[in-house]
Context: one part of a larger RNA
RNA sequence: CCAACGUUAGGGAAUUCGGCAAGUUGGUCCCGUAAGUUCGCGAUAAGGGAUGCCUGCCCCGCAACGGGGCAGGUCGCAGUGACUAGGACGCUCCGACUGUCUAAUAAAAACAUAGGUGGUCGCAAAUCCGCAAGGACUUGUACGGCCACUGAAUCCUGCCCAGUGCGGGUAUCUGAACACCCAUUACAAUGGGGCGAAGGACCCGUUAACGGCGGGGGUAACUAUGACCCUCUUAAGGUAGCGUAGUACCUUGCCGCUUCAGUAGCGGCUUGCAUGAAUGGAUUAACGAGAGCGUCACUGUCCCAACGUUGGGCCCGGUGAACUGUACGUUCCAGUGCGGAGUCUGGAGACCCCCAGGGGGAAGCGAAGACCCUAUGGAGCUUUACUGCAGGCUGUCGCUGGGACACGGUCGCUAGUGUGCAGAAUAGGUAGGAGCCAUUACACAGGUGCGUGCGCCAGCACGUCGCCGAGGCAACCUUGAAAUACUACCCGCUAGUGACUGUGACCCUAACUCCGGGAGGAGGACACCGGUAGCCGGGCAGUUUGGCUGGGGCGGCACGCGCUUGAAAAGAUAUCGAGCGCGCCCCAAGAUCACCUCAGCCGGGACAGAGAUCCGGCGAAGAGUGCAAGAGCAAAAGGUGGUCUGACAGUGUCCUACACAGCGAGGGACGCUGACGCGAAAGCGUGGUCUAGCGAACCAAUGAGGCUCCUCAAUGGGGCCCAUUGAUGACAGAAAAGCUACCCUAGGGAUAACAGAGUCGUCACCCGCAAGAGCUCAUAUCGACCGGGUGGCUUGCUACCUCGAUGUCGGUUCCCUCCAUCCUGCCCGUGCAGAAGCGGGCAAGGGUGAGGUUGUUCGCCUAUUAAAGGAGGUCGUGAGCUGGGUUUAGACCGUCGUGAGACAGGUCGGCUGCUAUCUACUGGGGGUGUCAUGGUACCUGACGGGAACGAUCGUAUAGUACGAGAGGAACUACGAUCGGCUGCCACUGGUGUACCGGUCGUCCGACAGGGCGAGUGCCGGGCAGCUACGCAGCAUGGGGUAAAGGCUGAAAGCAUCUAAGCCUGAAACCCUCCUGGAAAAGAGGUACCGCUAAGACCACCCGUAUAAGACGGGUUCGAUAGACUCGGGGUGUGCGCGCCAAGGUAACGAGGCGUUCAGCCCGCGAGCACUAACAGGUCAAA
Repeated sequence: CCAACGUUAGGGAAUUCGGCAAGUUGGUCCCGUAAGUUCGCGAUAAGGGAUGCCUGCCCCGCAACGGGGCAGGUCGCAGUGACUAGGACGCUCCGACUGUCUAAUAAAAACAUAGGUGGUCGCAAAUCCGCAAGGACUUGUACGGCCACUGAAUCCUGCCCAGUGCGGGUAUCUGAACACCCAUUACAAUGGGGCGAAGGACCCGUUAACGGCGGGGGUAACUAUGACCCUCUUAAGGUAGCGUAGUACCUUGCCGCUUCAGUAGCGGCUUGCAUGAAUGGAUUAACGAGAGCGUCACUGUCCCAACGUUGGGCCCGGUGAACUGUACGUUCCAGUGCGGAGUCUGGAGACCCCCAGGGGGAAGCGAAGACCCUAUGGAGCUUUACUGCAGGCUGUCGCUGGGACACGGUCGCUAGUGUGCAGAAUAGGUAGGAGCCAUUACACAGGUGCGUGCGCCAGCACGUCGCCGAGGCAACCUUGAAAUACUACCCGCUAGUGACUGUGACCCUAACUCCGGGAGGAGGACACCGGUAGCCGGGCAGUUUGGCUGGGGCGGCACGCGCUUGAAAAGAUAUCGAGCGCGCCCCAAGAUCACCUCAGCCGGGACAGAGAUCCGGCGAAGAGUGCAAGAGCAAAAGGUGGUCUGACAGUGUCCUACACAGCGAGGGACGCUGACGCGAAAGCGUGGUCUAGCGAACCAAUGAGGCUCCUCAAUGGGGCCCAUUGAUGACAGAAAAGCUACCCUAGGGAUAACAGAGUCGUCACCCGCAAGAGCUCAUAUCGACCGGGUGGCUUGCUACCUCGAUGUCGGUUCCCUCCAUCCUGCCCGUGCAGAAGCGGGCAAGGGUGAGGUUGUUCGCCUAUUAAAGGAGGUCGUGAGCUGGGUUUAGACCGUCGUGAGACAGGUCGGCUGCUAUCUACUGGGGGUGUCAUGGUACCUGACGGGAACGAUCGUAUAGUACGAGAGGAACUACGAUCGGCUGCCACUGGUGUACCGGUCGUCCGACAGGGCGAGUGCCGGGCAGCUACGCAGCAUGGGGUAAAGGCUGAAAGCAUCUAAGCCUGAAACCCUCCUGGAAAAGAGGUACCGCUAAGACCACCCGUAUAAGACGGGUUCGAUAGACUCGGGGUGUGCGCGCCAAGGUAACGAGGCGUUCAGCCCGCGAGCACUAACAGGUCAAA
């Protein structure tokens, strides 16, 4: 010194983020207990009283070494005597409660919970696990299970269905595949069509689904406010409640209470940045190792520290690690340097070595920084990112069969049917075509009668052979088309029929499924299962989520182009430099030829004006030239007109893009070939006077384009080439959203946050000038505008050091420094009478304190004070402490976000490593040197250190000077106080685990005497020592100065404190005082002793000394220590014995009195050699 403990006078939370820690309380009995309340609680509420031992007795009980009582006696500071053993109360927040959780930083307000609500599900259920088989729920069956939200009870739970979900409906629209139809294909592929499921559109419902719940203006007879009115707007515009909140930025809101003082707390108000109703709102008894505040009690938390105990540290003996280790002969200051050096430069300091200590430095050790940025790094999570996959729903096919009904589709057959106009008339289309049908008949064309069907009402077809009957119909006229004259093929429609097939509802049983032990039953071609198609699909997966950037993000585009300037007269040239543009436009605004001249001004001319149109003049360009700027341009590149399409096709070179290497698209200039335009021609014209107006590959479309293949051909198809069009603007061109505080890796001081450095706009301070005010008067005091500096404290900027880590705010502790001085000292001015002030000069010696709120620095406030100054030292100080704040992981609220999550918004909780090697410092020792002679004493004092003092109040001066008064000094002397420093322990206290006593439990059988009770059981005292809260001391004076005041005195015949000279003048400076200090290398001096041995050391006994060393005393010629005796102290009257004692028949009996100021004890003093300091050894001067 540390750790763990014990005790502390007076005060009593002043400590601190916070009563953290510690302490108080504590058992039992009796009395007595408030608000509130869900009537259970609250409650051991709170607050009081009692408690031992002895003697005798009573009650309950069979009794107990069981319980409950009464009376008397008696002791102590204290009777649950030790151990054991709640501190209490009040207000608020949150969560109802008991419970659960982050094993190892979070126990909470988080989770759970009973209760409430919604949804879903009829059992082969819903939900879940599994590829499946199979399984959980389920020994269950809606009073049940599952999913979700809320979170006891009480009072309640408003409005919105527009959005997103979910549920239902659905005439219509959309909607895939198979099958079907059509087209196409010698086959396919393919295209189209109809049909049409789920889904979507559409409609309805639904919020205890996800969620949401406005703005402006005016208005009442004071003002204010606004019941009221107007207006915009919404799906609806926040109701009841609550409200500066765990939610309120402003904010320490305002008021009240509490306090000396209240960023806290409580109660109100309420303009709610950004409250609000099962994302539950409000309230709430009880409960809580939850958060905040207060009161009482209590205390070493503190004022302010002291002492003690034990264990370490320290020393001796033994044993014996780790971290760390570029090197080293390992100082300080200033500077320099990659801007924070033991090692460089300069100066200073500095003999060698060891021990202890606390930790200033080694930007100490520990961990390739976790913050930040970067990476075409990673991972976890989210979603209306991209792309997929499970899964679900639905269609279809297979497993898959039979029957019948209704309504369809397609194809075949049969029969029928087909009316624009014109035209004999009801002409389906095309082709052939000059004939066809009938006359014999169980025939039959045609006509007629009847019947049936159709119908455009004109007629047509068929049947009937009843009647008539041998001819009838074409060609001929009209018509785009000529005959149902005939033949062939075909179309539309109607009817019938057959095959195939679809839809709807139904029946069956035999597949299949389920039940059942079986018999059989239930379902049934459904379902299951498999294939395929559409829809849904963060349930799951893989990925992406750009760059520049005075860090990153947000913002912007400086990401492709053009002009001017920067740009420094070749060219080139950067910044998130300055000023502006482009992503087009135009068939004329292009080509050519011809003609003309603009803007503006002046003069003149009807309406006509400054300005319309006309005439004349001046007019190099100030006009115009599609658009930026610059350049260019006048019989033009401008304006007007004529004729045209050169804004053409093909092919080159060069320039640019891209200076000087390469580089694509793009752009331009100049040619050649061809075909053209204008012009008489020379010529001009490859768009716009020049410099911007742009885009690769793949793919697609387009083309009287070229080539080629399908053996030839092709109106067909494929391929290749070319051209045109379609875009990548992050513009030499991926197909692409977020969060991470749960995070990870590689790196970066190439790049941020802290600190340093540079700078100093800002900041602080100063100065110059002096407008003004100050009645007058710039300068007693205040001082605008403008200007100039200093500092390096604020805030910025920069990105130079540090990202293989320099620990980050505040407090605390402790030290040093600066001065721009708050007080104290000395001065000057005053709008200074005095007192008190105001302003200024010198001055850094000393001082500069205590509290309330807050994490605060700061600030505000309170009571004091001489004053309660500012700043720096890595915003001094975490290998010193703290850990309240900030800044990990948990959680709540508000706000934002669909979400994961986020917030210099708020809130509760949340780990602080290191044995000191070097250096530095504070102390303690050893050695050498200082004479080629040793030592013992005592000095000197170079150079250091100190504040050793600083301040206040009172009394006298003196109610004096001054002043009209009210008020009211000073020099000087004395006394006291506060702060600081040094020393001490007689006193007052503290401690006092030496000691003495009391007492409880237990053990040693009892007595006596003791042990133990977490390191004294507890309690009462207490010597020495150590201590503060106690006591004592801590002057003055001299010297030189500062500001200032002066003397003499010139420059400058005066004046002048100054220039030469001289005198005063401050707590500051140097002495005086205390203290270190011959290692002061100039290493000092004096006296004495000694080399004929001085002296020193070891050893031994010790302490006025002490960690070890050291220091001091003693060693028989001796009082050094111990013992003993006495003295002086502490405690408080020993054991034993005698007597007394409430009682009790007695035995017994707590206790008392006497013996006894006893007994016990003592780190103190004296006396006294009884014991031990014996025996000895070593060094030491030619």

This is a predicted structure of a 1182-nucleotide part of an RNA (large-subunit ribosomal RNA, half B) from Salinarchaeum sp. IM2453. The prediction has a mean pLDDT of 84. The RNAcentral record of the full RNA draws on ENA and Rfam. Its Rfam family is "Archaeal large subunit ribosomal RNA". Its family is annotated with structural constituent of ribosome and ribosome in the Gene Ontology. Clan: LSU clan. Lineage of the source: Archaea > Methanobacteriota > Halobacteria > Halobacteriales > Salinarchaeum.